[in-house]
C1' cells in the first nucleotide's frame, strides 16, 4: 500500500433580522416591556423486554398461568451486555484436480457470521412423501447356494447346472434421517465375525471456577431423532399505570350538625300533647367546573486518574443540559463546502429492534512491497 471484517463518532458550518416559548432580575395598579440565558434525537419511532416512582390490601405462602434456559462475570434489573465453550454454514486468501486459456469442481477455511445450546433410561406422544422397510427393524433390485432337496455325468470317490428350501446384508435404489465409517482380513456370499485407524460408550487419570478440552487403557457398537408437542427440572414474575398520584377549590343543587322564631301551614290522629316537614342564621365535610403539583439534578453529563481482557467499577475536579398543556423548538436572507438522510420530546432511565443522505476514527485479519 491493497482487500476484507467489526467497533466507535459524527448528523452542514457561519453571519444578520424578524418571531415562539421555559426560567431569573428590573420596571409597571394591571395588560405587558426591557435584558440575560435555556430551548429535541441517534434514533424522541414501535411500545418488544427491564427498572425506578405511584396508588391498590400487608405485595407473604399456595395453585393456575406466563417467561427465561452452554459456561463464568455485569447490571437497580433484563429475554440486555461482556468475555469463554461447544456446534453449523461459508467467503477472501492458500492447495489439489481437469482444461491452451476463459474457468469449473474439491480440499482447507482468515479476521469475521449464525445457533430458543437444560432433559430423550420419569412417563405419554410425533415422523407428511417417498421408500421393501421409520424403530424389540426389515429384504424390491440385487450377492449366494458352503449345507439339506432336485436334474444330468460317473461303477465309485466325485463333478456339472438349475435355485425349491435357505443363507447374506457388500452394492443400488428410496428418504430430512434406515441401526456405526474407512481400509484389510475373512466367507459359498457377507458381516464388528476378527484387525488398525476414526467416531462413539461409561468409568479413571490431567488442566480448567466452570462449560468443556486432552491422554491412555477398557468396550465390538448398545442406548436412532423431534421437548419451535405435552411434560419434566431450575429461575424469575401480585395487578394497574402519570388520563399513575397528592393538594386547594367556585356557582347550581343536595347532605350533617348548632341556634333562632312560631305555635302558623301541612300530615299523622275522633281530639290534646307528642313527632315528622316547610322559615332564618351560621358552622362543618364530600364533590364538580377550574388551579396548584407530580415535572424533570438524573442508576445525569464532561474530564483526568486507578482496578479489570472487557462489559462493567471505584476516586477526585468541574458543570446544569426542553418542561410544553391546543401544546414552544421557526421563518427570511448573505457567504462557503462534500450540498445535506431518516426523523421531531409529553413522568423518567436501561436495552433491543425498525428507518437513516453522507463524512471521520480505530482496531483485527490476509496479501504485496521496501529496510
Nucleotide at each position: 500500500g491493497a482487500a476484507g471484517u467489526u467497533c466507535g463518532c459524527u448528523a452542514g458550518g457561519c453571519a444578520g433580522c424578524c418571531g415562539c416559548u421555559g426560567u431569573g432580575a428590573g420596571c409597571g395598579c394591571a395588560a405587558g416591556c426591557u435584558c440575560a440565558u435555556g430551548g429535541a434525537g441517534g434514533a424522541a419511532a414501535g411500545u418488544c423486554c427491564g427498572g425506578g416512582c405511584c396508588c391498590c390490601a400487608u405485595a407473604g405462602a399456595g395453585c393456575a398461568g406466563g417467561a427465561u434456559g452452554c459456561c463464568g462475570g455485569c447490571u437497580a434489573a433484563c429475554g440486555g451486555c461482556c468475555g469463554g465453550g461447544c456446534g453449523c454454514a461459508g467467503c477472501a486468501a492458500g492447495c489439489c484436480u481437469c482444461g491452451c486459456a476463459a474457468g469449473a469442481g474439491g480440499c482447507c477455511c482468515a479476521a469475521g457470521g449464525c445457533g430458543a445450546c437444560g432433559a430423550a433410561c420419569a412417563g405419554g406422544g410425533c415422523a407428511a412423501c417417498a421408500g421393501a422397510a421409520a424403530a424389540c427393524a426389515u429384504a424390491c433390485c440385487g450377492c449366494c447356494g458352503a449345507u439339506g432337496g432336485c436334474u444330468c455325468c460317473g461303477c465309485a470317490a466325485g463333478g456339472a447346472g438349475a435355485u425349491c428350501a435357505g443363507g447374506c446384508a457388500a452394492g443400488g435404489g428410496c428418504g430430512a434421517a434406515c441401526c456405526g465409517g474407512u481400509g484389510g482380513g475373512g466367507u459359498a456370499a457377507g458381516a464388528g465375525c476378527c484387525c488398525a485407524c476414526c467416531g462413539c460408550g461409561g468409568a479413571c487419570g490431567u488442566g480448567g471456577c466452570g462449560a468443556c478440552a486432552c491422554g491412555g487403557a477398557c468396550g465390538g457398537c448398545a442406548c436412532g431423532g423431534c421437548a419451535a408437542c405435552c411434560u419434566c427440572c431450575a429461575u424469575c414474575c401480585g395487578g394497574g399505570g402519570c388520563a399513575a398520584g397528592g393538594c386547594c377549590a367556585a356557582a347550581u343543587a343536595g347532605g350533617g350538625g348548632a341556634g333562632c322564631g312560631a305555635u302558623a301551614g301541612c300530615g299523622u290522629g275522633g281530639c290534646u300533647c307528642g313527632c315528622g316537614c316547610u322559615g332564618c342564621u351560621c358552622c362543618c365535610g364530600g364533590g364538580u367546573a377550574g388551579g396548584c403539583u407530580g415535572c424533570u439534578a438524573g442508576a445525569g453529563c464532561c474530564u483526568g486518574c486507578c482496578g479489570g481482557u472487557a462489559a462493567c467499577g471505584g476516586c477526585a475536579g468541574g458543570c446544569c443540559c426542553a418542561g410544553a398543556g391546543g401544546a414552544a423548538u421557526g421563518g427570511c436572507u448573505g457567504c462557503c463546502c462534500a450540498c445535506g438522510a431518516c426523523a421531531g420530546a409529553a413522568c423518567c432511565c436501561g436495552g433491543c429492534u425498525u428507518a437513516u443522505c453522507g463524512g471521520c476514527g480505530a482496531a483485527c485479519u490476509u496479501c504485496c512491497c521496501a529496510a
RNAcentral holds the sequence, with entries from ENA and Rfam. A computed fold for a 371-nucleotide RNA from Denitratisoma sp. DHT3, annotated as Bacterial RNase P class A. A source record names the gene rnpB. Its Rfam family is "Bacterial RNase P class A". Rfam classes the family as a ribozyme. Its mean pLDDT, the model's own confidence on a scale to 100, is 80. The organism belongs to Denitratisoma, within Bacteria.